[in-house]
RNA sequence: GAUAGAGGCGCAGCAGAGAUCAGUACCCUUUUCCCGCCGAUGUAAGGCUAGGUCUUCCCGGACCGAUGGGUUAGGUGAAAGGCGAAGCUGCCGAAGCGGACACUGGGAGCUGUCUUAGCUGACUGAUAAUUUAACAGAUUAUCGGUUGUCAUCAUUACUUAUGAUGGAGUGCUAUC
Numbered sequence: 001g002a003u004a005g006a007g008g009c010g011c012a013g014c015a016g017a018g019a020u021c022a023g024u025a026c027c028c029u030u031u032u033c034c035c036g037c038c039g040a041u042g043u044a045a046g047g048c049u050a051g052g053u054c055u056u057c058c059c060g061g062a063c064c065g066a067u068g069g070g071u072u073a074g075g076u077g078a079a080a081g082g083c084g085a086a087g088c089u090g091c092c093g094a095a096g097c098g099g100a101c102a103c104u105g106g107g108a109g110c111u112g113u114c115u116u117a118g119c120u121g122a123c124u125g126a127u128a129a130u131u132u133a134a135c136a137g138a139u140u141a142u143c144g145g146u147u148g149u150c151a152u153c154a155u156u157a158c159u160u161a162u163g164a165u166g167g168a169g170u171g172c173u174a175u176c
Base pairs, nucleotide, nucleotide: 001176002175003174004173005172008092010091011090012089013088014087018083027075028074029073033070034069035068036048037047038046051064052063053062054061056108057107058106059105095120096119097118098115099114100113101112102111121147122146123145124144125143126142127141128140129139130138131137149167150166151165152164153163154162155161
């Protein structure tokens, strides 16, 4: 350097029963009420504001704009995103995070590509933060537990087993 392997609720992708979203949004009927400013002395036109749409959210921008908006009760009643069983595929830096680029008026988020030498051995519990409709899930940090591997030391039934300490996958084992 090449090839082949090991760790275990092992990782990722496709898929998608199903649950959640939610008896929510939209729509229809109804209820008693609430609701601006200027114009203006009573009105009208007009202008502005509350509010609404464009867009997952915020800022900005454009448009509509108080016969309209909110409130009470009833009827009807979703969807997207996120989660996810069975099954199939690829694998053991599997992969994830971080970062860069693209998408955008700006920021965050989603998605896609790249990352040979930025971080993490793996799984899991608790707490906090971020994300989200969600105390689901995911990610990060801290503190624990379990486990594999190597090194050192000690014991031992002796190429085995146990214990302690420590390291990290750019590692470990086997063959060439």

Background: The RNA shown here (Lysine riboswitch aptamer) has 176 nucleotides and comes from uncultured Ruminococcus sp. Its Rfam family is "Lysine riboswitch aptamer". On this family, see Rodionov et al., Nucleic Acids Res 2003: "Regulation of lysine biosynthesis and transport genes in bacteria: yet another RNA riboswitch?". The RNAcentral record of the sequence draws on MGnify.